[in-house]
Predicted 3D model of a 72-nucleotide RNA (c-di-GMP-I riboswitch aptamer) from a soil metagenome.
Its mean pLDDT, the model's own confidence on a scale to 100, is 89.
RNA sequence: AAAGGCAAACCCGCCGCAAGGUGGGGGCGCAAAGCCACGGGGCUCCUCUUCCGAGCCAGCCGGGUUACCGAA
Numbered sequence: 001a002a003a004g005g006c007a008a009a010c011c012c013g014c015c016g017c018a019a020g021g022u023g024g025g026g027g028c029g030c031a032a033a034g035c036c037a038c039g040g041g042g043c044u045c046c047u048c049u050u051c052c053g054a055g056c057c058a059g060c061c062g063g064g065u066u067a068c069c070g071a072a
Stems, first nucleotide, its partner, number of pairs: 005030002010025006028059001034065003038062003041057005
């Protein structure tokens, strides 16, 4: 290159105390923007506060693991 894939913000419905998740619309972007909460970091809840504890973010970074095409 070709075939495709995912899908930000925002809007609507549902779940959740919340962070947030999910379905539809929508595309900011992404070669792993597939998956995993192991490490760091951020966010929420509990609490007078802190610690502790329970959760969330994989499209914050690192790590692990799987993967299409192909000049290589």

The sequence is in RNAcentral, with records from MGnify. It matches the Rfam family "c-di-GMP-I riboswitch aptamer". Its family is annotated with cyclic-di-GMP binding in the Gene Ontology.